The RNA shown here (transfer RNA) has 71 nucleotides and comes from an Anaerolineales bacterium. NCBI's taxonomy places the organism under Bacteria, Bacillati, Chloroflexota, Anaerolineae, Anaerolineales. Rfam family: tRNA. The family's RNA type in Rfam is transfer RNA.
[in-house]
RNA sequence: UGGGGACUCGUCUAAUGGCAGGACGGCUGUCUCUGGAACAGUAAGUAAUGGUUCGAAUCCAUUGUCCCCAG
Numbered sequence: 001u002g003g004g005g006a007c008u009c010g011u012c013u014a015a016u017g018g019c020a021g022g023a024c025g026g027c028u029g030u031c032u033c034u035g036g037a038a039c040a041g042u043a044a045g046u047a048a049u050g051g052u053u054c055g056a057a058u059c060c061a062u063u064g065u066c067c068c069c070a071g
Base pairs, nucleotide, nucleotide: 001070002069003068004067005066006065007064010024011023012022013021018054026042027041028040029039030038047063048062049061050060051059
């Protein structure tokens, strides 16, 4: 420099263009002699900027970060 791929709660992982969900972890409460166990509840996310569309995590463009291949 060229080509290809990845990016979703703190972490991991789903979502056929149509309400962004689950698990673990966190927090609060219940239980308990004490809970780190069990149960109930709760907060938190689509890498960024535009475009297409009635509607975008999903399609398109550009940018950013990381990985792979070639030179």
RNAcentral holds the sequence, with entries from ENA.